[in-house]
Overview:
The RNA shown here (transfer RNA) has 71 nucleotides and comes from a Minisyncoccota bacterium. Rfam family: tRNA. Rfam links the family to the GO term triplet codon-amino acid adaptor activity. It was read from a public genome assembly.

RNA sequence: GUGAGAUUAGUAUAACGGUAGUACGUUAGCAUUCCAUGCUGAAGGCACAGGUUCAACUCCUGUAUCUCGCU
Numbered sequence: 001g002u003g004a005g006a007u008u009a010g011u012a013u014a015a016c017g018g019u020a021g022u023a024c025g026u027u028a029g030c031a032u033u034c035c036a037u038g039c040u041g042a043a044g045g046c047a048c049a050g051g052u053u054c055a056a057c058u059c060c061u062g063u064a065u066c067u068c069g070c071u
Base pairs, nucleotide, nucleotide: 001070002069003068004067005066006065007064010024011023012022013021018054026042027041028040029039030038031037047063048062049061050060051059
């Protein structure tokens, strides 16, 4: 230089254009004398910018970071 892939919550990881989930973690309450543990809740996220569409994590373009291949 060029081609391909990835980027979603604090961490890991789903999501076939139609309300973004799950596990662990954090936190509030309850049970327990306390801890551990259990139960019921809550907060917290689509890498960034544009486009298409009634509607975009999803499709298209560009940018950034990471990984791999070719040279």